[in-house]
A computed fold for a 107-nucleotide RNA from Bacteroidetes bacterium UBA6183, annotated as SAM riboswitch aptamer (S box leader). Taxonomically the source falls in Bacteroidota (Bacteria, Pseudomonadati). It matches the Rfam family "SAM riboswitch aptamer (S box leader)". Rfam's curators write: The SAM riboswitch is found upstream of a number of genes which code for proteins involved in methionine or cysteine biosynthesis in Gram-positive bacteria. The sequence was found by an Rfam model in a public genome assembly. Of the family's consensus pairs, 97% are formed in the model.
RNA sequence: UUGUUAUCACGAAAGCUGGAGGGAAUAGACCCUGCGAAAGCUUAGCAACCCUACACUUGUAGAAGGUGCUACAUUCUAUUCCGAUUUUUAUCGGAAGCAGAUAACCC
Repeated sequence: UUGUUAUCACGAAAGCUGGAGGGAAUAGACCCUGCGAAAGCUUAGCAACCCUACACUUGUAGAAGGUGCUACAUUCUAUUCCGAUUUUUAUCGGAAGCAGAUAACCC
């Protein structure tokens, strides 16, 4: 970097360095941030994809190791469809899609 599959529920932070941004990307909204953003390091934790043990066909338990994660939320709109309200295209709700994140495998 390409593609396939699964999930996007819940959960879990302190310290040091750093010094202005951050919440994936573009625009807008909203939010966090000098009571210290991003990033790096240390320690701790969460979770259970790979994994380990048992059972044996998908279940139970676990956490040594490989990843991941530890504000709120895949935050909302910029797509489609459905429903309701309403008064003229708006508001609200739901589903799907797009885009994306993580894991395993593949190229």